RNA sequence: UGUUGAAAAAGCUAAACCUGCCGUGAGGCAGGGACGGAAAGUUAUGGGUCUUUUUGAUCAGGAAAGAUCGCCAGACUGCCAAU
Numbered sequence: 001u002g003u004u005g006a007a008a009a010a011g012c013u014a015a016a017c018c019u020g021c022c023g024u025g026a027g028g029c030a031g032g033g034a035c036g037g038a039a040a041g042u043u044a045u046g047g048g049u050c051u052u053u054u055u056g057a058u059c060a061g062g063a064a065a066g067a068u069c070g071c072c073a074g075a076c077u078g079c080c081a082a083u
Stems, first nucleotide, its partner, number of pairs: 002083004012037002017032006035070001041076003045073003048068008
């Protein structure tokens, strides 16, 4: 450095839900709380899903702006062990 893995050790993180705040909304932030995670660290790069506005004829479809990384993948970075 590559690959594999979480058995051990040191740790890290935190779903649902509750409370408060922000947002039209998807959702986000903080505290509590643990379903889980071997990258459940960072990144919105490609998809998927969701929200708002608009067009359309109350459909379908389209366009623009957003959200989601614990939806999938890519990129960057990282502890330990084996090889």
The RNA shown here (c-di-GMP-I riboswitch aptamer) has 83 nucleotides and comes from a Campylobacterales bacterium. It was read from a public genome assembly, where an Rfam model found it. Of the family's consensus pairs, 95% are formed in the model. The coordinates come from a structure-prediction model, not an experiment, and the mean pLDDT is 83.